Small-subunit ribosomal RNA, central domain from a metagenome, 350 nucleotides, folded computationally. The full RNA is in RNAcentral, with records from SILVA. The coordinates come from a structure-prediction model, not an experiment, and the mean pLDDT is 89. It matches the Rfam family "Bacterial small subunit ribosomal RNA".
Context: one part of a larger RNA
RNA sequence: CUGGGCGUAAAGCGUGCGCAGGCGGUUGUGUAAGUCAGAUGUGAAAUCCCCGGGCUCAACCUGGGAACUGCAUUUGAGACUGCACGGCUAGAGUGUAGCAGAGGGGGGUAGAAUUCCACGUGUAGCAGUGAAAUGCGUAGAGAUGUGGAGGAAUACCGAUGGCGAAGGCAGCCCCCUGGGUUACUACUGACGCUCAUGCACGAAAGCGUGGGGAGCAAACAGGAUUAGAUACCCUGGUAGUCCACGCCCUAAACGAUGUCAACUAGGUGUUGGAAGGGUUAAACCUUUUAGUGCCGUAGCUAACGCGUGAAGUUGACCGCCUGGGGAGUACGGCCGCAAGGCUAAAGCUC
Numbered sequence: 001c002u003g004g005g006c007g008u009a010a011a012g013c014g015u016g017c018g019c020a021g022g023c024g025g026u027u028g029u030g031u032a033a034g035u036c037a038g039a040u041g042u043g044a045a046a047u048c049c050c051c052g053g054g055c056u057c058a059a060c061c062u063g064g065g066a067a068c069u070g071c072a073u074u075u076g077a078g079a080c081u082g083c084a085c086g087g088c089u090a091g092a093g094u095g096u097a098g099c100a101g102a103g104g105g106g107g108g109u110a111g112a113a114u115u116c117c118a119c120g121u122g123u124a125g126c127a128g129u130g131a132a133a134u135g136c137g138u139a140g141a142g143a144u145g146u147g148g149a150g151g152a153a154u155a156c157c158g159a160u161g162g163c164g165a166a167g168g169c170a171g172c173c174c175c176c177u178g179g180g181u182u183a184c185u186a187c188u189g190a191c192g193c194u195c196a197u198g199c200a201c202g203a204a205a206g207c208g209u210g211g212g213g214a215g216c217a218a219a220c221a222g223g224a225u226u227a228g229a230u231a232c233c234c235u236g237g238u239a240g241u242c243c244a245c246g247c248c249c250u251a252a253a254c255g256a257u258g259u260c261a262a263c264u265a266g267g268u269g270u271u272g273g274a275a276g277g278g279u280u281a282a283a284c285c286u287u288u289u290a291g292u293g294c295c296g297u298a299g300c301u302a303a304c305g306c307g308u309g310a311a312g313u314u315g316a317c318c319g320c321c322u323g324g325g326g327a328g329u330a331c332g333g334c335c336g337c338a339a340g341g342c343u344a345a346a347g348c349u350c
Base pairs, nucleotide, nucleotide: 004321005320006319007304008303012318014201015200016199017198021194022193023192025088026087027086028085029084030083031082033081034080035077036076037075038074039073040072041071042070049065050064051063052062053061054060091191092188093187094186095184096183097182098181099180103177104176105175106174107173108172109171110154115149116148117147118146119145120144121143125136126135162169163168206247207246208245209244210243211242215241216240220236221235222234223233258317259316260315261314262313263312266295267294268293269292270291271290272289273288274287275286276285277284299306300305323350324349325348332343333342334341335340
């Protein structure tokens, strides 16, 4: 390089945006770079291949042919690709009118509960467990009533439900703001797809500075259990969890399934929209469209299973794999305050 692959065997970058690059709808004209055909020149000899000849045969030697798949010049062809110019509307986008939504950022506010504080009532227990003990309590706890403080999270609705590129997003109200989808088919006229490098976002934990701290809770202390118990259980409890700003950049970041497009039986739920029928209004029925589930045909698959949201049939582009261990390690480089991250071997061994 060719090849075979990537749901679970090794293998889809965590996700998006996007320069270069690769690929690109439909139609007309021109051109002739790619492409195809012919001719001419060249492509040394030897070698390889074919038909002969010579050493007794063979190796070996030798004659002829073919070949040398290439390059250059030239004459044509004009389908396809490219290039130039023009047109189209099915891709893509804009407009108008609607719709749904925990999409994002900021501000405000509400109720329940836990904890704490003050006061009242009240008396001997409370708490905890398999059983206990540590712990709290006669300096009045726990229980109960009233008032107050503060932080965090939003029961029910709630769903195989919705939104978001992914991570993720949930009380209610206001402000700012992104995306989607439906109908109309008015406008632009291929403006598109993918994307190495790059840029941005990226749960939790962790780090820096300053706040905050109710509950929970690594570390830590004590009590148990046990042969031991640096655990599981219990009583406490600090970082942290929360906020602002700045880093970190990793996850079973999972659908273990890259993105985009086309085609290929159905059935049944559910969410949002549209049209027609139906109704006083609904319910409901039919069609259609965008999601989200289940079952299943053909087909695929090693099987499990997937099955119009494909793992089916194809195309475009990117990423990745190539026996196990050593090892996602060492060294080097880049990034980081650090923790560490990214890139990434070999000896050796089975």